This is a predicted structure of a 476-nucleotide part of an RNA (small-subunit ribosomal RNA, 5' domain) from an uncultured bacterium.
The full RNA is in RNAcentral, with records from ENA.
It matches the Rfam family "Bacterial small subunit ribosomal RNA". Its family is annotated with structural constituent of ribosome and ribosome in the Gene Ontology.
Context: one part of a larger RNA
C1' cells in the first nucleotide's frame, strides 16, 4: 500500500464501477437460434357466384445454426508472446469477364391402411420446386502433352417489371489451416529416453507441406546448454508493489488457446469432428402398460450440495450489433436498463453565526477549585441531501424510448430525517478513578495481572480515522 475478500460493531444520499475465488458437483421450471410465401405444392379460416386474394399451420427448399454467451477442467504445448515463412483454402462482401439452352425421373407434405403405452413409425397411393438427375454448350478453368491437340466440367428461377438471384473463371478484401527463429513455473532424493522412433524411396490422404498414414531401404534422432518422468499451471495486453531494478498475480475488459455430463466417432457443410447437431459405449437421473424410451445450465435468471462467502426464476429490443428477409418485419437473456449488497472508488451531508451565569448533570479534587465546554440552552439565520407539489429533457432522423415522468429545473415546509468505531504501558497520536487481585482476563513483539495496574473490566476524559471503523486472510 493493495484487494473479486470474509467476520465483529455501525449505517444518511447519490455517482461510477464490481459481486460462486470453493463442488468443471447435481439440477424442478421458464427463457437463450430462428428466419424467409418475392424458391414451392397442400391443409385451415375468411371474403368472394367463381377466378382469386388474405391470414395462419405443418412440410419440402434457401440462408444461419461453427458467430454471438459461459468455463478454465485439461494442457510445459508453435498453447501462448513476438518476429518470419511457403505448399493452401475462403460462404457471404467487393471488382471485372463470360454464360444461364433443352429435357428426365421421383419424394415429403396429404389421402388410406396398419404397429406402439410412449417415443417414434410401416405399407400402398398422389403431387411441387431455386430439391434431385441426364444431355447440350465451354472465352477462360482443370488433367495429358514439347507443341499442335486431346478430354474432363456448369447453371434457377422469382416478381409488384424496379429488380433480386443461378453457373464458370480472375483479382481483392475478410478470415482459417500448416511451418519456422526465440521467449515461456518447480524437482537430478526423475539420467538416460525413442522403434513410425530419426532419416530416405515409392506411393496413399489432406484444401495444403509433412511419418500424417502404409510398404521398402538404411540405423539413427533426443539428452548435464536437463532428454525423459513427477509436480504445477490457461497465455498475453495487464494488475499489485516498489525510487527503481525487481516480486507476486492474471478477477472484471480486450486478444489467443482449450472444453461443453466422461471417452470415443464420424456426418452435414465455406467453415465443426459441432455446449441448446447425430452414432457407439459408461456413469448418473426420470419415464413405462416393462416390450421399450428420454436429458446434459461450464448460456440469462433460478434451486439444492459445498462453502467464511458472491445478487432478480425483472423490463426492453428504444439505442448498438447479430440472424433471416427485396421490404415490412420477425428472433436475440448478445446488448441496453432496472433490482439486491457500504463489496470498492469518489463526492455530499448530519447544520451556520453568536452565545459565559463558564448553567444544569457526569468525572476528578489537594475540597479552594479543576474539567466535560461554547459545548448545551437561549437567539439571529440557512435548506445541500431527503420529503411533498408542480415542470421536464437529451440519448432518436420523418416516425420508434425499456430506462422514466428518469435526470435536470421551480417551489413548499423545517435544524428539521442522518455518526460511528478501534485506541490511550513502549514501539505509537492519546490518563485518571473506581472494581479485581497471578483470579476475571489482555496480547503484533517486548510483556501486564500475586492488594495503591495510565497494560485486565467500567466509568470520565482524551487521541485517531469517519459511513464507516477494527479484526482476520493473502501479495508488495
Nucleotide at each position: 500500500a493493495a484487494c473479486g475478500a470474509a467476520c465483529g460493531c455501525u449505517g444518511g444520499c447519490g455517482g461510477c464501477a464490481g459481486g460462486u475465488c470453493u463442488u468443471a458437483g447435481g439440477c424442478a421450471u421458464g427463457c437463450a437460434a430462428g428466419u424467409c410465401g418475392a424458391a414451392c405444392g397442400g391443409g385451415u379460416g375468411u371474403a368472394g357466384c367463381a377466378a382469386u386474394a388474405c391470414a395462419u399451420c405443418a412440410g419440402u427448399g434457401g440462408c444461419g445454426c461453427a458467430c454471438g454467451a459461459g468455463u478454465g477442467a485439461g494442457u510445459a504445448a508453435c498453447g501462448c508472446g513476438u518476429g518470419g515463412g511457403a505448399a493452401u483454402u475462403u460462404g457471404c462482401c467487393c471488382a471485372u469477364c463470360g454464360g444461364u439452352g433443352g429435357g428426365g425421373a421421383a419424394u415429403a407434405a396429404c389421402u388410406u391402411u396398419u404397429g406402439g403405452a410412449a417415443a417414434c413409425g410401416a405399407a400402398a397411393g398422389c403431387u411441387a420446386a431455386u430439391a434431385c438427375c441426364g444431355c447440350a454448350u465451354a472465352c477462360g478453368u482443370c488433367g495429358a502433352g514439347a507443341a499442335a491437340u486431346c478430354g474432363a466440367g456448369a447453371a434457377a428461377g422469382a416478381u409488384u417489371u424496379a429488380u433480386c438471384g443461378c453457373c464458370g473463371a480472375u483479382g481483392g478484401a475478410u478470415a482459417a489451416g500448416c511451418c519456422c527463429g526465440c521467449g515461456u513455473u518447480g524437482g537430478a532424493u526423475u539420467a538416460g529416453c525413442u522403434u513410425g522412433u530419426u532419416g530416405g524411396u515409392a506411393g496413399g490422404g489432406u484444401a495444403a507441406u509433412g511419418g500424417c498414414c502404409u510398404a521398402c531401404c538404411a540405423a539413427g534422432g533426443c539428452g548435464a546448454u536437463g532428454a525423459u518422468c513427477c509436480a504445477u499451471a490457461g497465455c498475453u495486453g495487464g494488475u499489485c508493489u516498489g525510487a527503481g531494478a525487481g516480486g507476486a498475480c492474471g478477477a472484471u475488459c480486450a486478444g489467443c488457446c482449450a472444453c461443453g455430463c466422461u471417452g470415443g466417432g464420424a456426418c452435414u457443410g465455406a467453415g465443426a469432428c459441432a455446449c441448446g447437431g447425430c452414432c457407439c459405449a459408461g456413469a448418473c437421473u426420470c419415464c413405462u402398460a416393462c416390450g421399450g424410451g428420454a436429458g446434459g445450465c461450464a448460456g440469462c435468471a433460478g434451486c439444492u450440495a459445498a462453502g467464511a462467502a458472491u445478487a432478480u426464476u425483472g423490463g426492453a429490443c428504444a439505442a448498438u450489433g447479430g440472424a433471416g428477409g427485396a421490404a415490412a418485419c420477425u428472433c436475440u437473456g448478445a446488448u441496453c436498463c432496472a433490482g439486491c449488497c457500504a463489496u470498492g472508488c469518489c463526492g455530499c451531508g448530519u447544520g451556520a453565526g453568536u452565545g459565559a451565569a463558564g448553567a444544569a448533570g457526569g468525572c476528578c479534587u489537594u475540597c479552594g477549585g479543576g474539567u466535560u465546554g461554547u459545548a448545551a440552552a437561549g437567539c439571529u439565520c440557512u435548506u445541500u441531501u431527503a420529503g411533498u407539489c408542480g415542470u421536464g429533457a437529451g440519448g432518436a432522423u420523418g416516425a420508434u424510448g425499456a430506462c422514466g415522468g428518469u435526470a435536470g429545473c421551480g417551489a413548499c415546509a423545517g435544524a428539521a430525517a442522518a455518526a460511528g468505531c478501534a485506541c490511550c504501558g513502549g514501539c505509537u497520536a492519546a490518563c485518571u478513578u473506581c472494581g479485581u487481585g497471578c483470579c476475571a482476563g489482555c496480547a503484533g513483539c517486548c510483556g501486564c495481572g500475586g492488594u495503591a495496574a495510565u497494560a485486565c473490566g467500567a466509568a470520565g476524559g482524551g487521541u485517531g480515522c469517519a459511513u464507516g471503523c477494527g479484526u482476520u486472510g493473502u501479495u508488495c